[in-house]
RNA sequence: GGAGUGGGCCGGGCGAUCGCUCGCCGGGGCGACCCGGCGGGAGGAAAGUCCGAACUGGACAGGGCACGGUGGUCGCUAACGGCGACCCGGAGCGAUCCGAGGGAAAGUGCCACAGAGAACAGACCGCCUACGGGCCCGGCCUUCGUGGUCGGGCCCCGGCAAGGGUGAAACGGUGCGGUAAGAGCGCACCGCGUCGUUGGCGACAACGACGGCACGGUAAACCCCACCGCCAGCAAGCCCACGUAGGCAGCCAUCGGUCCGCCCUCGGGCGGACCGGCGACGCGGCCCGUGUCGUGCGGCGCUUGCCGCCGCGAGAGCUGCGGGUAGGGCGCUUGAGCCGACCGGCAACGGCCGGCCCAGAUGAAUGAUCGCCGCAACGGCUAAGACGGCGCCGCCGGCAACGGCGGUGCGCUGUGGCACCGUUGGACAGAAUUCGGCUUACAGGCCCGCUCCACCA
RNA sequence: GUGGGCGUAGCUCAGUUGGUUAGAGCAUCGGGUUGUGGUCCCGAGGGUCGGGGGUUCGAGUCCCCUCGCUCACCCCA
Numbered sequence: 001g002g003a004g005u006g007g008g009c010c011g012g013g014c015g016a017u018c019g020c021u022c023g024c025c026g027g028g029g030c031g032a033c034c035c036g037g038c039g040g041g042a043g044g045a046a047a048g049u050c051c052g053a054a055c056u057g058g059a060c061a062g063g064g065c066a067c068g069g070u071g072g073u074c075g076c077u078a079a080c081g082g083c084g085a086c087c088c089g090g091a092g093c094g095a096u097c098c099g100a101g102g103g104a105a106a107g108u109g110c111c112a113c114a115g116a117g118a119a120c121a122g123a124c125c126g127c128c129u130a131c132g133g134g135c136c137c138g139g140c141c142u143u144c145g146u147g148g149u150c151g152g153g154c155c156c157c158g159g160c161a162a163g164g165g166u167g168a169a170a171c172g173g174u175g176c177g178g179u180a181a182g183a184g185c186g187c188a189c190c191g192c193g194u195c196g197u198u199g200g201c202g203a204c205a206a207c208g209a210c211g212g213c214a215c216g217g218u219a220a221a222c223c224c225c226a227c228c229g230c231c232a233g234c235a236a237g238c239c240c241a242c243g244u245a246g247g248c249a250g251c252c253a254u255c256g257g258u259c260c261g262c263c264c265u266c267g268g269g270c271g272g273a274c275c276g277g278c279g280a281c282g283c284g285g286c287c288c289g290u291g292u293c294g295u296g297c298g299g300c301g302c303u304u305g306c307c308g309c310c311g312c313g314a315g316a317g318c319u320g321c322g323g324g325u326a327g328g329g330c331g332c333u334u335g336a337g338c339c340g341a342c343c344g345g346c347a348a349c350g351g352c353c354g355g356c357c358c359a360g361a362u363g364a365a366u367g368a369u370c371g372c373c374g375c376a377a378c379g380g381c382u383a384a385g386a387c388g389g390c391g392c393c394g395c396c397g398g399c400a401a402c403g404g405c406g407g408u409g410c411g412c413u414g415u416g417g418c419a420c421c422g423u424u425g426g427a428c429a430g431a432a433u434u435c436g437g438c439u440u441a442c443a444g445g446c447c448c449g450c451u452c453c454a455c456c457a
Numbered sequence: 458g459u460g461g462g463c464g465u466a467g468c469u470c471a472g473u474u475g476g477u478u479a480g481a482g483c484a485u486c487g488g489g490u491u492g493u494g495g496u497c498c499c500g501a502g503g504g505u506c507g508g509g510g511g512u513u514c515g516a517g518u519c520c521c522c523u524c525g526c527u528c529a530c531c532c533c534a
Base pairs, nucleotide, nucleotide: 001453002452003451004450005449006448007447008446009445010444012373013372014371015370016369017368018367020041021040022039023038024037025036026035027034028033043428047439048438050437051436052435053434054433055233056232057231058230062288063287064286065285067229068228069227070226071225072086073085074084075083076082087101088099089098090097091096102224103223107222108221109218110217111216124164125163126160127159128158132156133155134154135153136152137151138150139149140148141147172190173189174188175187176186177185191213192211193210194209195208196207197206198205199204237330238329239328240327247321248320249319250318251317252315254313255276256275257274258273259272260271261270262269263268277295278294279293280292281291282290283289296312297311298310299309300308301307302305322533323532324531337356338355339354340353342351343350344349375425376424377423378422379421380420386415387414388413389412390411391408392407393406394405395404396403397402458530459529460528461527462526463525464524467483468482469481470480485501486500487499488498489497507523508522509521510520511519
């Protein structure tokens, strides 16, 4: 100098004028309110609403089943899916980065197309002729019987899984031996698995022994394991004031048994208690269970019954329509708060001391205009400084040409573009109960650590 | 503000659970039928499944981030 990587910070400043909002003080006004002064007034993400909490309300005898989330280990934390350190795997020469990183030898499912074969796999091409059989050719022997024997070729049966080929994936890899050809068939190394020892809190690592390989992928498929999780959300919730129709329509079950008492026309009727069933609702997922309520009244018909039909009605009911108000206060901003020093810890973070008070709007404030400055880009003007060349002067070396060093000034010139002037730009975005995180968006700028490459000393 | 739902052809929607080929109707275009137009018949084009990333051999579908649209909320209750 170039390339890269990780982290931190800022994200306009000052002033004037005119406004907005909140608090305090003073004055005025019966009051609504008005006037004056002082002080505070958006962000690193206030955003997305993705997690975790505080807070508030509801629920909570108990049991079971679902449902959702998280997922290496150890820590931090109020908690977390966050953060730190470490482990393992992957990418990179490296700094460093990425990982939803439990379980696939509990079970189930799926693995298209291609391919011979896709999960207790398979043989298309290929390799082989040791074993069995057939045909052909040749040599030799011959008792001439297509007999025997040897060699070769082809085919069937057969052996093999090394090579080719398919695929995302082909049932360990490389080498040597071995074989008819091959193959963990044997051996060495690597991988894998089991066991042991050592180190570490642990994830895990190292070493050793044994095993010839038995165990494909997928759980962001069902599932299993461990841990966590009640439901809702400040439009939560509470108070005051005001208003309306505490209205309308539709829907939901309505049975049975036992006992006691009374009546009786001896068929039964009425009343009460208990048990069971049915229906609705609560226990804001479901079931058991449990609790509340209802299971009644009236009318009509004739076949007078263990009948049928119709209407009304319960409820902590459901659905739809309709109507009303959209005022005030609390919650609300002092909080796991911010800043600084010290101590402990590798760190996240914790402890302790001191200091500080820092938005609370609600048809929703935090703004507008102007001036000066600062930043970036472009253009113009100009020539102070810088660098290079030429010139001049001095010194040194040299016979000289010339070279080196230093100075000088603008005498010339080039590069460059400070100051000055002008124009343009200045992002992402804006509190809404409050915190801790994550994620996403972002013009421009500053600082720090580290790595690699090239060059110089 | 809080809590839900939905984005697939120009429009309205299937397909998503259970992953491997993107479909239907209307519309558009071309041809035929007709004297012409409509109707009817035949055929064609048109999609990066709102955008980006991940898991997987493979994503419209599963997971994460993001963009846009839309619905509900108080009282009588």